[in-house]
Formats: sequence, structure tokens, C1' cells
RNA sequence: GUCCCUGUAGUGUAAUGGAUAGCGCGUUGGACUUCCAAUUUAAAGGUGGUGGGUUCGAAUCCCACCUGGGAUG
Repeated sequence: GUCCCUGUAGUGUAAUGGAUAGCGCGUUGGACUUCCAAUUUAAAGGUGGUGGGUUCGAAUCCCACCUGGGAUG
């Protein structure tokens, strides 16, 4: 240089173009307990790597760039 893959909450990860973007762990509040742990219940936390495009509608399709990884010379 060329080609391929990856990027979603603090962390790990899902979602066939249509819904308030879910789930586990974690965090915070409540219940339970003499206290802690365990259990249980509720909540907060995402402008989906960045910028454009297509579409009535994009995390999802297309283009460029960026991050990380791999193949090849």
C1' cells in the first nucleotide's frame, strides 16, 4: 500500500428497515435482617465511533474518515 473484521450504558453483550434500543454484571434507593452478607423490588445511566447519503422511517443499508485487531507483499 491492498483486503477483511470490529466499535452499542461503568463493564460484557443482543437486536430481520418500524415500538420508550434490551439483557447479565456493576452502581444507587427501598424491603427483609440486631448488623453485614444473601435474597427481593425499584431507579439512574446510551445523542448507538465521527460526518454525510438513501428511505415515510436507519443501531441496522450506502459512502468517506477515525479507533482497535487480522491477512498479504
The RNA shown here (transfer RNA) has 73 nucleotides and comes from Trichonephila inaurata madagascariensis. The RNAcentral record of the sequence draws on ENA and Rfam. The coordinates come from a structure-prediction model, not an experiment, and the mean pLDDT is 80.